Annotation
A computed fold for a 1582-nucleotide RNA from a Coprothermobacterota bacterium, annotated as small-subunit ribosomal RNA. The sequence was found in a public genome assembly. Its mean pLDDT, the model's own confidence on a scale to 100, is 82. Rfam family: Bacterial small subunit ribosomal RNA. NCBI's taxonomy places the organism under Bacteria, Pseudomonadati, Coprothermobacterota.
[in-house]
RNA sequence: AAAUUUCUUCAUGGAGAGUUUGAUCCUGGCUCAGGACGAACGCUGGCGGCGUGCCUAAUACAUGCAAGUCGAGCGGAUCAGUCGUAAGGCUGGUUAGCGGCGCACGGGUGAGUAACGCGUGAGUGAUCUACCCCGAAGACUGGGAUAACAUCUCGAAAGGGAUGCUAAUACCGGAUACGCUCGUCCUCUAUCGAGAGGGCGAGGAAAGGUGGCGGAAGGCGCAAGCCUGCUACCGUUUCAGGAUGAGUUCGCGUCCUAUUAGCUAGUUGGUGAGGUAAUGGCCCACCAAGGCUUUGAUGGGUAGCUGGUCUGAGAGGACGACCAGCCACACUGGGACUGAGACACGGCCCAGACUCCUACGGGAGGCAGCAGUAGGGAAUAUUCGGCAAUGGGCGAAAGCCUGACCGAGCGACGCCGCGUGGGCGAUGAAGGUCCUUGGAUUUUAAAGCCCUGUUUGGGGGAACGAACGCUUCGAGGGCAAAUAGUCCUUGAAGCUUGACAGUACCUCCAGAGAAAGCCCCGGCUAACUACGUGCCAGCAGCCGCGGUAAUACGUAGGGGGCAAGCGUUGUCCGGAAUCACUGGGUGUAAAGGGCGUGUAGGCGACUCUUUAAGUUGAAUGUGAAAUCUCUCGGCUCAACUGAGAGCGGUCAUUCAAAACUGGAGGGAUUUGAGGACAGAAGAGGGAAGUGGAAUUCUCGGUGUAGCGGUAAAAUGCGUAGAUAUCGAGAAGAACACCGGUGGCGAAGGCGACUUCCUGGUCUGUUCCUGACGCUGAUGCGCGAAAGCUAGGGGAGCAAACGGGAUUAGAUACCCCGGUAGUCCUAGCCCUAAACGUUGACUACUAGGUGUUGGGGAGGUUCAAUCUCUCCUGUGCCGCAGCUAACGCGAUAAGUAGUCCACCUGGGGAGUACGGCCGCAAGACUGAAACUCAAAGGAAUUGACGGGUCCCCGCACAAGCAGCGGAGCGUGUGGUUUAAUUCGACGUUACACGAAGAACCUUACCGGGGCUUGACAUACACGUGUAAGCGGCAGAGAUGUCGCCCUCCUUGAAGUAAUUCUUGGACACGUGCACAGGUGUUGCAUGGCUGUCGUCAGCUCGUGUCGUGAGAUGUUGGGUUAAGUCCCGCAACGAGCGCAACCCUCGUCCUUAGUUGCCAGUGGCUCCGAAAGGGGUCGCGCACUCUAGGGAGACUGCCGGCGAGAAGCCGGAGGAAGGUGGGGAUGACGUCAAGUCCUCAUGGCCCUUAUGUCCCGGGCUACACACACGCUACAAUGGUCUGAACAGAGGGUUCCGAUACCGCGAGGUGGAGGCAAUCCCACAAAUCAGGCCCCAGUUCAGAUUGCAGGCUGCAACUCGCCUGCAUGAAGCCGGAGUUGCUAGUAACCGCAGGUCAGCUAUACUGCGGUGAAUACGUUCUCGGGGAUUGUACACACCGCCCGUCAAACCACCCGAGUCUAGUGCACCCGAAGUCACUUCAUCCAACCCGCAAGGGAGGAGGGUGUCGAAGGUGUGCUCGGUGAGGGGGGUUAAGUCGUAACAAGGUAGCCGUACGGGAACGUGCGGCUGGAUCACCUCCUUU
Repeated sequence: AAAUUUCUUCAUGGAGAGUUUGAUCCUGGCUCAGGACGAACGCUGGCGGCGUGCCUAAUACAUGCAAGUCGAGCGGAUCAGUCGUAAGGCUGGUUAGCGGCGCACGGGUGAGUAACGCGUGAGUGAUCUACCCCGAAGACUGGGAUAACAUCUCGAAAGGGAUGCUAAUACCGGAUACGCUCGUCCUCUAUCGAGAGGGCGAGGAAAGGUGGCGGAAGGCGCAAGCCUGCUACCGUUUCAGGAUGAGUUCGCGUCCUAUUAGCUAGUUGGUGAGGUAAUGGCCCACCAAGGCUUUGAUGGGUAGCUGGUCUGAGAGGACGACCAGCCACACUGGGACUGAGACACGGCCCAGACUCCUACGGGAGGCAGCAGUAGGGAAUAUUCGGCAAUGGGCGAAAGCCUGACCGAGCGACGCCGCGUGGGCGAUGAAGGUCCUUGGAUUUUAAAGCCCUGUUUGGGGGAACGAACGCUUCGAGGGCAAAUAGUCCUUGAAGCUUGACAGUACCUCCAGAGAAAGCCCCGGCUAACUACGUGCCAGCAGCCGCGGUAAUACGUAGGGGGCAAGCGUUGUCCGGAAUCACUGGGUGUAAAGGGCGUGUAGGCGACUCUUUAAGUUGAAUGUGAAAUCUCUCGGCUCAACUGAGAGCGGUCAUUCAAAACUGGAGGGAUUUGAGGACAGAAGAGGGAAGUGGAAUUCUCGGUGUAGCGGUAAAAUGCGUAGAUAUCGAGAAGAACACCGGUGGCGAAGGCGACUUCCUGGUCUGUUCCUGACGCUGAUGCGCGAAAGCUAGGGGAGCAAACGGGAUUAGAUACCCCGGUAGUCCUAGCCCUAAACGUUGACUACUAGGUGUUGGGGAGGUUCAAUCUCUCCUGUGCCGCAGCUAACGCGAUAAGUAGUCCACCUGGGGAGUACGGCCGCAAGACUGAAACUCAAAGGAAUUGACGGGUCCCCGCACAAGCAGCGGAGCGUGUGGUUUAAUUCGACGUUACACGAAGAACCUUACCGGGGCUUGACAUACACGUGUAAGCGGCAGAGAUGUCGCCCUCCUUGAAGUAAUUCUUGGACACGUGCACAGGUGUUGCAUGGCUGUCGUCAGCUCGUGUCGUGAGAUGUUGGGUUAAGUCCCGCAACGAGCGCAACCCUCGUCCUUAGUUGCCAGUGGCUCCGAAAGGGGUCGCGCACUCUAGGGAGACUGCCGGCGAGAAGCCGGAGGAAGGUGGGGAUGACGUCAAGUCCUCAUGGCCCUUAUGUCCCGGGCUACACACACGCUACAAUGGUCUGAACAGAGGGUUCCGAUACCGCGAGGUGGAGGCAAUCCCACAAAUCAGGCCCCAGUUCAGAUUGCAGGCUGCAACUCGCCUGCAUGAAGCCGGAGUUGCUAGUAACCGCAGGUCAGCUAUACUGCGGUGAAUACGUUCUCGGGGAUUGUACACACCGCCCGUCAAACCACCCGAGUCUAGUGCACCCGAAGUCACUUCAUCCAACCCGCAAGGGAGGAGGGUGUCGAAGGUGUGCUCGGUGAGGGGGGUUAAGUCGUAACAAGGUAGCCGUACGGGAACGUGCGGCUGGAUCACCUCCUUU
């Protein structure tokens, strides 16, 4: 330094969704969308750059390479060149050995390690440091060996042995050394010393090599030359300093587990000695008895740590590949040696396992270096090139070595970049797919035309990375006597170095030519159709799809997303505020400990001084590099990479501030806390004593047959005298009334009275102490009931048990008995719905109204009473606020603070294992595997209840008549059958579809036929008929033959008849589209219908209330048949229903009178003596009637009740009175109700058949069961004779009169009638009279026989009717059940439809006669409304529990058994260090000695300590396996019951005990998280 901006400041940042329900809100889990990866798998794959690549077996490794170098340290050997006659010399190479340096770096891996291992910051006055740098000083003088080599010798080999020779910068002695080391003394510094300075004494070094000079002096040599000498460089010795590296110590940080709570004997400390570079129990001897730990020791599990990486808004969480720092390891275990540095990856020794060689005697080895191999695994690369660069080792240097490194190769493993073409192009081509057949879409996409040339391919050119180095020549400078030499700086010239690589890059050529896939498309989540499949095959992340119309499976077309990749799987973070520091909760959802006391700890009133630990500010140091962020650069961009800056700590040190917290000090204060004094209440606790009522028992009296018990009974008790009753006595337990949402207590809990002992609380006034306080992990104490131990006691009650009932059963509920127990004493147990499901303490925040205890004030003469008020306790209502809601609301669940306890989805499970407590029962602590997508809270709407309240209905009741029994008819089931076609199945199927099956119908069965078809439309071709009549064959369909041959039309020929021809109609044949289907799906549908139900309900708009579902309105008080109306009301209105409007019946009026009517009246006629009557024809239409129109009824009027309402009751009038009777009319909806066989219709299916035609059969079967009916069982009847009165219908293929025939059915015949005219058509019950006389009859009529009639092609299967004969069951019907409230039931007949006929006793209508009863709403059924409970919502035909049986899964126990780890004790004891060593051993350097020899020292051996592996014994822990045992979980349709949810049919639940197939039952105590009713109390309102 960027960006933005006029300038300044701040910020750089945070998304949700699906799934619990009928719906809602909440709680709560599960799941998804994002990002990431050393990945793997599936499908696919053009190029390049940069990265990256055994996460598993720290498994085993073939082969090659990965650490050497120095000849300028040394002696040799050897090669080349050269000189020389030669001996040999010189120069330049090579290098086995001695020697020096390196091999402790670099590289690999992460097994171990929970540790000062790592990180961070300090210390080292407790230390070392090769090579390097700087400074000071030195390098004198001697000595003896040894490898190589030679000879001999052992061994298969590896490898040695002996003798002899030799050199050094190898080794050793002596000298010297202020600075060094040691001892000692002094001074200084200092928390701690092995510190600094000084004195004295003792001790301690060394090595030369190469180049140059050779001037002076000397020595040797014939000479060259060498030596001494001088000098440079390299090397060397001592000391001091630096740098670097290392050791070591300390503060802080660093995973899980308490179902690991105690650990520790070198352990903690001291003294002394040893050891180390150095502190130190590091080691040893002695002494002391310490040290660590709930701030988590010890043990177990897991793990290399960090910079950082991924994610996240952040705080955090997870991880620790690559790169970088540290640590640890190198086949496993142990050990030391060498060295500056190791206890050493490519060194040594030992032990073990493994592998290899062997001559069997013995040897060799260690890829967790680079490649590579095998194995393991889902899975991870080349036995590559090069030292060109960077770096390292050695060397004076050249240089050599370097699997470090630089590069290349392989892999889409990741990130980044590029490409697979661009423009125009509509006939909207073809093909595909869909289709409502119109079209749509793929689609400008393609083709076609015009272009471009990235990449790939081919050709050409062509880098950066190279700097160094060496040689020569200069310049300046250092050393030096020097112009020699050498070193440093610098310049010039020359020579030389590239693995990558002929690569990057540039350029030319050709040519759209070579380059696109993967996943998804029900919601979340972007993207839809068709076909196939049919709970199958399959999908699925969650919810969930699939059972014949699947946008969810599979395929196709289309679409969406990403793209050389795309998906899947796995893992991590996120979303998840779902462990909540930021940032959650605990009344009912998971969650307050049963209660107290109190330790540690946490927190703490007012005030002064001080301090500076916390806190705040500033500075310094550090926080490696890389990474990250920003800026600017380099590769064409980017990835990648360079530079600069920033960020980063609970860090260290110093300085400063002093408010707050803390510390100190001491003082002070009183309001927190406590005390004193005076009063007060109380079922507070403990002990002792006393009392009355009741129960039972005993005794006595009276008394007699029952008592008792229950829904009803029985067991039981009682004539041996019960129950009942009176008196007396005994015993134990509990304490009525008072008694009260009254009191006391920490909780559990406490209730007669008296006494004694004792705890706490409240009120009042002042005084005193002076923060003494709050909370409280562990601990300690208390702790209902049940239960346990021992001893008492035992009246009543009462688990278990016995008996009786109930019941399908009844291990229960009910009843009769009854033992533990209940009571007391002593000791255990320690749990409850131990609950206010609400931890303790403190402060603050509206009120109102009761009540306990105490105080004050007012008023009152006093008292009682009353009013106001303060404190204390205990209730209710309620504002704000809170809450998911319910609710809480000064007794908080409000607002805040402190401390403790607890929760984190449901089940498994408060289970298992372990521990601890207990006599036991059991208690406390307390998991996991596995499994589900929920479990749950509150509230809402419904539905339901063997919940409550109100109301209605032929719902019951009151009645009448039936059904259920008989026979028959009809329907259904079942059975049968070739077929008995199909549908309908509680109510709401069953005389239902069917208002009429002999054929037809007909759909079924058998047989015989047809195949464009019995029926429709259209086309092409051909024919010209078809129809009708007749014959033959056949069961018929049909086939065949004959007769008849006759339609319209154009044109031509012909006189014409007629023939030919065009087109059409019609028909036939062939072909092609198609027809046809009572085949399937009523759970794909329309329409129609049933049912709740003619029940009074069902909703909407706006407003209001509620987070919301929803509520309100629609509830309430009355009233109604009614959500009918009135009143009230946060509702105001409205709609569909109700009612009314419509039809019909009832009264009246009016209009109109034919076919109706006939009062009156006229004519005619008949009868009659007449009066009069009948008939008929007119007038007439008054009446009846018909059918048009009107009127009338509205609680309109009166009285009463009611709220001055709605309305109800009664009355008047009226034909009718409160909807006048009846009908039509059926709200939103429910039942996947019924119907694809009325019709219509989607899909599917059949197409010489599931279509169609025909004949015959079947639908009519028959052991049986049910439903609806008819007829009866008789005298209110039957039968015979006679007599009377309807309404509504129907009638031309029809009704059919008079008349005649027939006993009759019926026949003959045909008047009249297309209908107020004629006919069907006599209505019957009824009435009058006669007979029957209670019987299987003069009841009843089934069944059967004979004879007839009718319809019809046809009455056999299978019609109806008639006559005669026959004369069954049946004498009023069990449980149960149906209809009906008035012109109704009941009884009686009549008509109609369908129909040739009819099985109609059915159905639909019609009239006739004509009742009884309703107290009332307890009960049954159904319905409406309100309310309540609910675990139901497919809605009680719901839900749901447990045993048993079956399958599968994980787990626990289990006689044991196996592996691994580990503790303790003991045995053995390798290598090796250390110590000792008196050893029949060996030894050059130093000392003594002439020597021999000896000494010092060393080697070797021996002994000992420690000591790995191994062994033995005994514990513990994890895991594997295990006959068998145990419970648990899961699993469409198994068994037994019915426990729970409603009062769940015995309210439920908690604890405990006993019992039981099972859910469970019962006892004792507790809780409300119990319905219902009543009462009490309190509150609110009027």